Context: one part of a larger RNA
Molecule: large-subunit ribosomal RNA, domain VI
Organism: metagenome
RNA sequence: UGUUCGAAGCUUGAGAGGAUCUGACUUUAGUACGAGAGGACCGAGUUGGACAUACCUCUAGUGCGCCAGUUGUCACGCCAGUGGCACAGCUGGGUAGCUACGUGUGGAAAAGAUAACCGCUGAAAGCAUAUAAGCGGGAAACUUGCCUCGAAACUAGGCUUCGCAAUUAGGGUCGUGAUAGAUGAUCACGUUGAUAGGUUAGGUGUGUAAGUACAGUAAUGUAUUGAGCUAACUAAUACUAAUAACCCGAUUGG
Numbered sequence: 001u002g003u004u005c006g007a008a009g010c011u012u013g014a015g016a017g018g019a020u021c022u023g024a025c026u027u028u029a030g031u032a033c034g035a036g037a038g039g040a041c042c043g044a045g046u047u048g049g050a051c052a053u054a055c056c057u058c059u060a061g062u063g064c065g066c067c068a069g070u071u072g073u074c075a076c077g078c079c080a081g082u083g084g085c086a087c088a089g090c091u092g093g094g095u096a097g098c099u100a101c102g103u104g105u106g107g108a109a110a111a112g113a114u115a116a117c118c119g120c121u122g123a124a125a126g127c128a129u130a131u132a133a134g135c136g137g138g139a140a141a142c143u144u145g146c147c148u149c150g151a152a153a154c155u156a157g158g159c160u161u162c163g164c165a166a167u168u169a170g171g172g173u174c175g176u177g178a179u180a181g182a183u184g185a186u187c188a189c190g191u192u193g194a195u196a197g198g199u200u201a202g203g204u205g206u207g208u209a210a211g212u213a214c215a216g217u218a219a220u221g222u223a224u225u226g227a228g229c230u231a232a233c234u235a236a237u238a239c240u241a242a243u244a245a246c247c248c249g250a251u252u253g254g
Base pairs, nucleotide, nucleotide: 005163006162007161008160009159010158011157015149016148017147018146021049022048023047024046025045026044027043033038051106052105053104054103055102059100060099061098062097066093067092068091069090070089071086072085073084074083075082076081110144111143112142117137118136119135120134164253170248171247172246173245174190175189176188177187178186195241196240197239198237199236200235201234202233205229206228211224212223213222214221215220
């Protein structure tokens, strides 16, 4: 842009793609079979491998500054307490997120039409013959079935609702953002508001802050104290910012 009025929501599925794997064990059954040795089909169940996919409860990794320890040096006048630099100085942990080594799930069942192959009835050809007419069985292949995309499927589909003269249905600009993201886009929200920040409370992590007191010559220890601090997590709360405003937009339908 089109889809022949303009919109919003919900859909159909032409078509396209993906997937399609497989072991072992138990049972049937030491049965059928076989002189024995040995040893099944069919069927039922359990548990794996690789692969695919989703997720982060558990386990594990990361987590550039969340917590703690610590070395050297410089600074804050000094002590104490802090900060800077040294690969994030080094070390031990670690929330959210992202992950696998972690946790779930999947391959199917079933149906149709068939291949090789196996049959029924049966003539040509009084017999025979699965075939000539006719009717069956039969595979991970084929068509469905499962998952994803999919009205630009130009045969451009369908359904529901809204609007038609006014503050129009609706959409956008703009703003706050994230389940989204290079930018567009998508999604949530914009005071009739929890969208983000802040605050409060909680969680999580770290592991007993500073100050003071006491003990000790002191290093240090003990008490206050599971303390203090705590990112991305959860909830509540309009304190801050989403204000105000503008633009497009059919005219009952070539």